The prediction has a mean pLDDT of 80. Predicted 3D model of an 859-nucleotide part of an RNA (large-subunit ribosomal RNA, domain II) from Mucor saturninus.

[in-house]
Context: one part of a larger RNA
RNA sequence: UACUUUUAGUUCGCUUGGGUCGUUGGCUUAAUGACCUUAAAUGACCCGUCUUGAAACACGGACCAAGGAGUCCACCAUAAAUGCGAGUAUUUGGGUGCCAAACCCAUAUGCGAAAGGAAACUGAAUAGAUAUGAAUCCCUUGAGGAGGCAAUAUCAUCCGGCUUUGACGUUUUAACUGAAGAGACCGAGAUUGAGCAUUUAUGAUGGGACCCGAAAGAUGGUGAACUAUGCCUGAAUAGGGUGAAGCCAGAGGAAACUCUGGUGGAGGCUCGUAGCGAUUCUGACGUGCAAAUCGAUCGUCAAAUUUGGGUAUAGGGGCGAAAGACUAAUCGAACCAUCUAGUAGCUGGUUCCUGCCGAAGUUUCCCUCAGGAUAGCAGAAGCUCAAAGGCAGUUUUAUGGGGUAAAGCGAAUGAUUAGAGGCCUUGGGGGCGAAAAGCCCUUAACCUAUUCUCAAACUUUAAAUAUGUAAGACGCCAGGUUUUCUUAAUUGAAGCCAUGGCUAUGAAUGUCGAGUUUCUAGUGGGCCAUUUUUGGUAAGCAGAACUGGCGAUGCGGGAUGAACCGAACGUGAAGUUAAGGUGCCGGAAUACACGCUCAUCAGACACCACAAAAGGUGUUAGUUCAUCUAGACAGCAGGACGGUGGCCAUGGAAGUCGGAAACCGCUAAGGAGUGUGUAACAACUCACCUGCCGAAUGAACUAGCCCUGAAAAUGGAUGGCGCUUAAGCGUGUUACCCAUACUUCACCGUCAUGGUAAAAGCGAAGCCAUGACGAGUAGGCAGGCGUGGAGGUUUAUUAAACUGUUAAGAAGCAUUUGGUGUGAACCUAUGUGAAACAGCCUCUAGUGCAGAUCUUGGU
Numbered sequence: 001u002a003c004u005u006u007u008a009g010u011u012c013g014c015u016u017g018g019g020u021c022g023u024u025g026g027c028u029u030a031a032u033g034a035c036c037u038u039a040a041a042u043g044a045c046c047c048g049u050c051u052u053g054a055a056a057c058a059c060g061g062a063c064c065a066a067g068g069a070g071u072c073c074a075c076c077a078u079a080a081a082u083g084c085g086a087g088u089a090u091u092u093g094g095g096u097g098c099c100a101a102a103c104c105c106a107u108a109u110g111c112g113a114a115a116g117g118a119a120a121c122u123g124a125a126u127a128g129a130u131a132u133g134a135a136u137c138c139c140u141u142g143a144g145g146a147g148g149c150a151a152u153a154u155c156a157u158c159c160g161g162c163u164u165u166g167a168c169g170u171u172u173u174a175a176c177u178g179a180a181g182a183g184a185c186c187g188a189g190a191u192u193g194a195g196c197a198u199u200u201a202u203g204a205u206g207g208g209a210c211c212c213g214a215a216a217g218a219u220g221g222u223g224a225a226c227u228a229u230g231c232c233u234g235a236a237u238a239g240g241g242u243g244a245a246g247c248c249a250g251a252g253g254a255a256a257c258u259c260u261g262g263u264g265g266a267g268g269c270u271c272g273u274a275g276c277g278a279u280u281c282u283g284a285c286g287u288g289c290a291a292a293u294c295g296a297u298c299g300u301c302a303a304a305u306u307u308g309g310g311u312a313u314a315g316g317g318g319c320g321a322a323a324g325a326c327u328a329a330u331c332g333a334a335c336c337a338u339c340u341a342g343u344a345g346c347u348g349g350u351u352c353c354u355g356c357c358g359a360a361g362u363u364u365c366c367c368u369c370a371g372g373a374u375a376g377c378a379g380a381a382g383c384u385c386a387a388a389g390g391c392a393g394u395u396u397u398a399u400g401g402g403g404u405a406a407a408g409c410g411a412a413u414g415a416u417u418a419g420a421g422g423c424c425u426u427g428g429g430g431g432c433g434a435a436a437a438g439c440c441c442u443u444a445a446c447c448u449a450u451u452c453u454c455a456a457a458c459u460u461u462a463a464a465u466a467u468g469u470a471a472g473a474c475g476c477c478a479g480g481u482u483u484u485c486u487u488a489a490u491u492g493a494a495g496c497c498a499u500g501g502c503u504a505u506g507a508a509u510g511u512c513g514a515g516u517u518u519c520u521a522g523u524g525g526g527c528c529a530u531u532u533u534u535g536g537u538a539a540g541c542a543g544a545a546c547u548g549g550c551g552a553u554g555c556g557g558g559a560u561g562a563a564c565c566g567a568a569c570g571u572g573a574a575g576u577u578a579a580g581g582u583g584c585c586g587g588a589a590u591a592c593a594c595g596c597u598c599a600u601c602a603g604a605c606a607c608c609a610c611a612a613a614a615g616g617u618g619u620u621a622g623u624u625c626a627u628c629u630a631g632a633c634a635g636c637a638g639g640a641c642g643g644u645g646g647c648c649a650u651g652g653a654a655g656u657c658g659g660a661a662a663c664c665g666c667u668a669a670g671g672a673g674u675g676u677g678u679a680a681c682a683a684c685u686c687a688c689c690u691g692c693c694g695a696a697u698g699a700a701c702u703a704g705c706c707c708u709g710a711a712a713a714u715g716g717a718u719g720g721c722g723c724u725u726a727a728g729c730g731u732g733u734u735a736c737c738c739a740u741a742c743u744u745c746a747c748c749g750u751c752a753u754g755g756u757a758a759a760a761g762c763g764a765a766g767c768c769a770u771g772a773c774g775a776g777u778a779g780g781c782a783g784g785c786g787u788g789g790a791g792g793u794u795u796a797u798u799a800a801a802c803u804g805u806u807a808a809g810a811a812g813c814a815u816u817u818g819g820u821g822u823g824a825a826c827c828u829a830u831g832u833g834a835a836a837c838a839g840c841c842u843c844u845a846g847u848g849c850a851g852a853u854c855u856u857g858g859u
Stems, first nucleotide, its partner, number of pairs: 002010003046061004062859006072207003076203009087111003093105004115122002128155005136146003139142001157190002159187003162183003169176003210349002213346001217339006228313009239271003242267001246263007275300003280296002283294002315331001317327002352784006362375001364373003376523002378520008390511003394508002396471005406461001407459002413455003418450001420448003425445008475502004479497005485492001526550004531545005555566003570747007580737003583721003589734001591733006603723001614708003618705010635692005641665003647659002671686001675684002748774009785848001787845007803838003812832004818827003
C1' cells in the first nucleotide's frame, strides 16, 4: 500500500541485519590441501557365539598365506517375460543339407478343450435376473442421463448323481421299460473357451541336499608273534633246616607190647640263591631309560613249578583257579574293508556394499515340552475403485448384556460377641413343703427387640473402567404382487417389484485414501516396570491381567548400569531447551531470601543399593490443662501441735511389719502420716503454712533436625576431594550449563504429487518444481561393486559421426603419487617387471572369509 473471513492475517514495496548461490578478486606448491608419525587432552571394557541377559570367573580365537559351506536334477505351486492360441509342444522318427549346425514334416503321445457317478452309464438353453460397477457417449452442465466389460454378492436355468413320483408300452395276475414332473440334497460342473510350450525368480517335496561332527547297525574278511587254556615234544631248578615210614641195638614185660638210643631220608614241609612274581616306600622317574621303567624292601622257590618249539580253540565267537580278566599298547563284544558323504528335532561354522520396509516368543493340535504343523505378527507383487463417500486403539447421544470394587448382615445363606426383656415349653441344680403339671430362686436351651465383627466358592443393592449395536437411499411412506407358513377371511407374516412419492440426507472430531487378492520368510525359550492379582514366611522366587518398554536401540541424565528419568538417530552449521545440574574434579551463581541442624558413627536426591520397635531435661516449633502482683515456681529461713502410745493384732508396733477405719480441737498451717531410722522409743525429713525475694512457672502431649538403639570378617567409599551462618536438610526466587530432542539454513537419499518433446536433430529409466519422511536384530525386497570362463563389439555408406591398450613396455607386485564414489571399489602417477591385457552388451559359475577345538604349509 492493497485484499480479506476486520483488529490480525496475507500480498506488494521500503529500511536494516544474516545466510546461501552465482560472477569474481587476493594469497598459496618451502601451503590454510592430502597422507602419515609422535606427544598431550577428551570419549572409549574384546571380537565371534548361544542367550531374557556377555567385558565376563560362559565357550572358540598366538600370527600369516592358500583352501573352505544353500549346489545340481526331477516334480509341484505362485509371479513375471516371450511365442502361438481352442489349441499347443519340431528334434522318437522321416526329408533337405558342405557340417554334429540350420531348415521342413506326417502320425502318435502329453496337457488343454466336459462333467458327474462306486459302476452300468448318462451328458451342459442361441447365452438369464438383481445390486455395486470402469472406460466411453449424450445434452438441459446436474448431487443429470445413457452405458453396462472385468470382478464381487444373491437368485434363476441347464448337465450328472441321489430322493420322490411314475405316463405310455411289453408280456402270464407280477415284473420290466422308464416319458413328463417335484426337491430346502450332492458335484473338484455348464451358462461362447484359455490354454500349451520355453525361460527366470521365490517357495515346498525327494535325492548326501548349506558344511563339518556321533554313540550305534549290517555284510565280508584278517589275526593266538602279545595274552588265556588244553595237548605233544624238549630244557631248567645252589646250600641249609626239620626229620614220616621202614630198619638196627639196648632196656622193661608172662605176654600183648612199651620205652631209650641210633640208622634212615618222606613232605603240593621250612630258611634261602638262580628263576618266577610284585607287598611297601603311596621312594625315583613322570616332554621318562621306559605309552609301566629304576632302587631298596617283599612273596614263592621241587611243585596246581618255570620255560623253548610245535599244535588246537576266532568275534555274539574263543579262553577264563572268575578279575568282565585275556583275545597283538584296542575288549561290558578285537581289527580291516564295504553299505557310507549312515542318521542327528543336538553343538559349532556359513565369505562383498548401499538403500527401503520390518517382526516373534502368543492361539490350537501333535508319544508335544531343546521340535514341528496351524492361526497371528512381517515382506513383496499387485488388483478394483477413488473426493463420492469411506474409514477410526477418539468423543457424544440412544439402547443392551454383566454381578467385579464398594456396600450389607437391626435383608435371605453361613459364621460370630455382648448384655436386656419374656417366661408358653424343655433339661440341670436348689429353697419352702408330706406332696402337687404348687410357689420361689438359679442355670442352660428357647422366644422377642437390640448390640459387636465377617465371607474367593454369601447377597437385597450396586458402581467406575471395559464391551455389543445404532446414528438412514441397502432408508421412510403409499400401491401392487407371490407363498407349501398363518387366518373364519387376500387376515397376517415373510419375500418380491424397470410402480409412485419423499433429496443439502439425519451427531462431533480427525484423516486422505479405502477395499481386496496371491505367494512367502522369520518367530512359536522371553524378560523388566507402574497398577491389579494367585501361591509362598520371603526372594533379584513361581504363575496371570492391562499398558508401556528391553529384546531389535544408539543419544543426554541417574558416578558405574539391558529395562529407570528425558528423548528416539540421514550429513554438517547456528540458536534453544528436556531430564539433570551449577565449591573443585566438570560446562554452568562459593547466587539471592527465610528457617532448621553440631553428630567421639553427622548429612547429602526417585528406581537404589536398607534399618525397626523403643527411648533422650540435645535443640526448635506447637497443643491442652493448671499456678501466678490477693506475690506463684526456684532458692534461703521459720513452724510442722494437741486428744493420742487412736482401734485390732503382736514377744514388741509410740505416724511409718501387718489389718480395718480415717475423726475432733487449736490454728497461718500441720496426714491417725511421704521417706530415713529404732528391739521398741527417740531424732531427722516430706506433705501443708509463713517470712525474704519480685515475674513468670509447672505438668502432660504433638513433631522437625540431632543422638541412643546400631556387631564381621583384604583397606574404602554422599562417585572422589572435601564441606559446618554448608558445598547438609526444608521452602521460595531468578540467572546460567548442554542431547542425535525443538527451530532455521544447506546438502544426500527415499516416497508422493504436478509439469514437460507443438518449432533442424537426439530424447522420458530423462529433466524441472513442490512437499513429507530418514533408528533397527531375525527376516523380506531393490539397486550396485568385485572374481573365473564363454559369445558379441560386424559390414556398408559418408566430409565426419570411433571400442581399445601394449617392446615408445601388457599383466602382476611395491609405494606418506594425486583424485572419484555414501560404500563395495575404481581411475591415475612413479618404480619394478618382461608379454600379453582391458572397456562396453549379454550368457555362465567349483564367484568374495576372521572365526567352524576348521584343513595344509610357514613363523
Source information
Its Rfam family is "Eukaryotic large subunit ribosomal RNA". For this family Rfam cites "Crystal structure of the ribosome at 5.5 A resolution" (Yusupov et al., Science, 2001). Clan: LSU clan.